[in-house]
Context: one part of a larger RNA
RNA sequence: CUAUGUUGAAGGAACUCGGCAAAAUGACCCCGUAAACUUCGGGAGAAAGGGGUACCCCUCUUAAAGGCAACUUUGGGGGGGUGGCACAGACUUGGGGGUGGCGACUGUUUAUUAAAAAACAUAGGACUCUGCGAAGUCGCAAGACGACGUAUAGGGUCUGACGCCUGCCCGGUGCUGGAAGGUUAAGAGGAGUGGUGAGAGCUGCGAAUCGAAGCCCCAGUAAACGGCGGCCGUAACCAUAACGGUCCUAAGGUAGCGAAAUUCCUUGUCGGGUAAGUUCCGACCUGCACGAAUGGCGUAACGACUUCCCCGCUGUCUCCAACAUAGACUCA
Repeated sequence: CUAUGUUGAAGGAACUCGGCAAAAUGACCCCGUAAACUUCGGGAGAAAGGGGUACCCCUCUUAAAGGCAACUUUGGGGGGGUGGCACAGACUUGGGGGUGGCGACUGUUUAUUAAAAAACAUAGGACUCUGCGAAGUCGCAAGACGACGUAUAGGGUCUGACGCCUGCCCGGUGCUGGAAGGUUAAGAGGAGUGGUGAGAGCUGCGAAUCGAAGCCCCAGUAAACGGCGGCCGUAACCAUAACGGUCCUAAGGUAGCGAAAUUCCUUGUCGGGUAAGUUCCGACCUGCACGAAUGGCGUAACGACUUCCCCGCUGUCUCCAACAUAGACUCA
C1' cells in the first nucleotide's frame, strides 16, 4: 500500500450522478396507537410510545393429546426464589414516512453486463372470419390437428384490471357488397383472303360478334391502414378577440390532459419547499412536435422500477486514525 473485518472525539450526507457502501431497525408475547385514501377487501406490522423473555421451587385443575383407569406428556395462568453488566445473552431476524411518474396486479425475459417504465403475458374490452366434411394449420396425397368441440364454440388482429369515456373524416389504400355499363385471355365464331392442286381437297392468315375473374365504375366500412388547415380584420385605455371576411380540404383535433418518459427556444413565467433548488411539486398555456382501443384522462392495491423531500442512522464526508488477519514489500 491492497483486501477483509472491528472501533472512533465533534459534526451528521457537508460525500456523491445518486445515502452507492456501511450504520441503524429487527424474533415472539402483552399493552397502546391515528391517518389520508379506498375497488370497503384493504392501507396496516401503518406511523408514534411502553413492558416482558434465563434458571430453580411451589401451586391452579387451565387447555390439548394419549390411556379402561391410576396417570403420563406438552403448553398456559398465579406465587416465591437464584446468578450475571447484560436472559430473543451468540447466530438468524423489517429502517420508517411523505410526494410525483410509469405499469393495474402475481407472473415471463436478455444462459456471462443489463429484470425494466420498454418487451411478453394477463383477466377484461372490441373488430373480424367460421354453419361443421367449419374456418385456420401441417402434408404431394391418404390423413391429422382444430375437436371426440359446434357460434356462451373455434381461428386471426388490436387494446390491456377497474372508473368516466372513446369526437370528426370513406378523398387515398385495404376489405365487403353491387343482375347495368367500359376494358379483357384462352376459347367460340367465321365475313374475307393466301399457298398448293386439273379438280375434289389439303393447309395457312383472319375482320365483325359472343367470352370469366380482375381492373375501371357505383356504394358501404375507421376498436380497418390512416388523416384531423391557412391568411386578414374587429369591442369606448391598452391588450385580447366571443364576432366577421376570404382561400383550401375527405374532414379541419371534440372531451380530457398539457414546458409532460412528449417543450426546441428553456434554468419559459408565477407559486411552494431551501439561507441558497438547471432537479422536484402545484398552476398558467405561447402543445417547435399531446389527444381519444397505434386508446385519452383518472385510479385503491402492488413494484429488487423511477423522481424529489423529511425523520432516524451512521467514517459517505470534514479528515483521517488505531487495531486484527492475509497478501505485497524490505532483510535474512
This is a predicted structure of a 332-nucleotide part of an RNA (large-subunit ribosomal RNA, domain IV) from Cylindrotheca closterium.
The prediction has a mean pLDDT of 83.
Rfam family: Bacterial large subunit ribosomal RNA. Gene Ontology terms of the family: ribosome and structural constituent of ribosome.
Taxonomically the source falls in Cylindrotheca (Eukaryota, Sar, Bacillariales, Bacillariaceae).